Small-subunit ribosomal RNA, 3' major domain from an uncultured Porphyromonadaceae bacterium, 476 nucleotides, folded computationally. Its mean pLDDT, the model's own confidence on a scale to 100, is 82. RNAcentral holds the full RNA, with entries from Greengenes.
Context: one part of a larger RNA
RNA sequence: UGACGGGGGCCCGCACAAGCGGAGGAACAUGUGGUUUAAUUCGAUGAUACGCGAGGAACCUUACCCGGGCUCAAACGACAGGGGAAUUAAGUGGAAACAUUUAAGCUAGCAAUAGUCGCUGUCGAGGUGCUGCAUGGUUGUCGUCAGCUCGUGCCGUGAGGUGUCGGCUUAAGUGCCAUAACGAGCGCAACCCCUAUUGAUAGUUGCCAUCAAGUAAAGUUGGGGACUCUAUCGAGACUGCCAGCGCAAGCUGAGAGGAAGGCGGGGAUGACGUCAAAUCAGCACGGCCCUUACGUCCGGGGCGACACACGUGUUACAAUGGUAGGUACAGCGGGAAGCCAUAUGGCGACAUAGAGCAGAACCCGAAAACCUAUCUCAGUUCGGAUUGGAGUCUGCAACUCGACUCCAUGAAGCUGGAUUCGCUAGUAAUCGCGCAUCAGCCACGGCGCGGUGAAUACGUUCCCGGGCCUUGUACA
Numbered sequence: 001u002g003a004c005g006g007g008g009g010c011c012c013g014c015a016c017a018a019g020c021g022g023a024g025g026a027a028c029a030u031g032u033g034g035u036u037u038a039a040u041u042c043g044a045u046g047a048u049a050c051g052c053g054a055g056g057a058a059c060c061u062u063a064c065c066c067g068g069g070c071u072c073a074a075a076c077g078a079c080a081g082g083g084g085a086a087u088u089a090a091g092u093g094g095a096a097a098c099a100u101u102u103a104a105g106c107u108a109g110c111a112a113u114a115g116u117c118g119c120u121g122u123c124g125a126g127g128u129g130c131u132g133c134a135u136g137g138u139u140g141u142c143g144u145c146a147g148c149u150c151g152u153g154c155c156g157u158g159a160g161g162u163g164u165c166g167g168c169u170u171a172a173g174u175g176c177c178a179u180a181a182c183g184a185g186c187g188c189a190a191c192c193c194c195u196a197u198u199g200a201u202a203g204u205u206g207c208c209a210u211c212a213a214g215u216a217a218a219g220u221u222g223g224g225g226a227c228u229c230u231a232u233c234g235a236g237a238c239u240g241c242c243a244g245c246g247c248a249a250g251c252u253g254a255g256a257g258g259a260a261g262g263c264g265g266g267g268a269u270g271a272c273g274u275c276a277a278a279u280c281a282g283c284a285c286g287g288c289c290c291u292u293a294c295g296u297c298c299g300g301g302g303c304g305a306c307a308c309a310c311g312u313g314u315u316a317c318a319a320u321g322g323u324a325g326g327u328a329c330a331g332c333g334g335g336a337a338g339c340c341a342u343a344u345g346g347c348g349a350c351a352u353a354g355a356g357c358a359g360a361a362c363c364c365g366a367a368a369a370c371c372u373a374u375c376u377c378a379g380u381u382c383g384g385a386u387u388g389g390a391g392u393c394u395g396c397a398a399c400u401c402g403a404c405u406c407c408a409u410g411a412a413g414c415u416g417g418a419u420u421c422g423c424u425a426g427u428a429a430u431c432g433c434g435c436a437u438c439a440g441c442c443a444c445g446g447c448g449c450g451g452u453g454a455a456u457a458c459g460u461u462c463c464c465g466g467g468c469c470u471u472g473u474a475c476a
Stems, first nucleotide, its partner, number of pairs: 001476002003473003007470007015460002019423005026315008034306002042053002064301007076124006087104007105116004126290002129288003135284002137279003140275001142273001147186006153162003166177003192267004197235007207224002211222003238261001239254001241255001242253004304442001317416001321375007334363002338357002342353004382413001387408007429452007
């Protein structure tokens, strides 16, 4: 000087407390461990691995295993050499890759006939082989915590200290006061984006108050720019005003005004550093290793196994509910080998026909909710696993190993031990919708969007993590 303390003081955080809903019990989905296997490719392992890399494993992907091929090679660059020519079709063997035959065309040759090589050699190739403890780049984490430093000066023999401490204050090393310090930098804040109010401009594909037309109904039509909305530029919030307290910074009242009030809400933004943290399998790269194989092509299998253990989820155990019928209201966003209205067929998945839309125009009318009826507390009209049968769709191909539909089947489960997780407001909870990847899909995942919409916070004694000051010295 740090680090640490079941030392002290001050302070903060869904850290506890106060509440709401979960996990831990069940079934299934998914990841991991283990076991098994010819292979179950590899990586990630407290917090900071485990619905993670993977935002799509039937083939491909694919890196693994078995088998069959190739060796200048699957792809690419350069040099040298030979050559007269540098195509096409059909067949055979085969699982394919590949091997091979014949014919036509072409070349050489008078002809018979031969050839039609993806040629030969060399230097580079190639490697998802090893090392993340050789590295770049990128990332997680402490932590969006309020810290981390520098110049000059001063103090100290020096390591170093001071500044950065003290008092008050703040979300904040945010500020004020004080002060051997005076300043400055990286962080904080602000500048950026979305959102809440409003003005101007603009008015189609959006809108419809007034006027006219029109309908079973409908901005449907003429028309209009008022309103909604769209999208560009502005305004607006600053403790500015008031009261109290205070030297000040500021705090309290929310007082007024205001759409919004004290950082308005959300996002992006992550200091010096820590963990030899993660990644050589995104990529790049040093070194080492393989070179008729640790390279490469193909067929099949595997990554999907299953006594079991753990994590994360989905669905439930029901009446605040299930079932049937009826009525209503979104916002993101996507669409051409696409989205598909509508009609017909089918119980249905879907099929056939067929408008519109490269989109504020078409697809595009959500579900919970509400109304009516029924079920009447049962392992049930709860629950839907599992299994049998019949099908649909995608795709060369659904056996291993796809999703969906219909009929039948109808398992466990009656609210879950110790323990443990999330959340402070348009939040939790609950309800559906969209997108990426994508032929299809194992999506109950991920990322977004809107609908309905709570309870509670006395407080900081305790648990956990963190910040500042101080103290002790077993540690460096």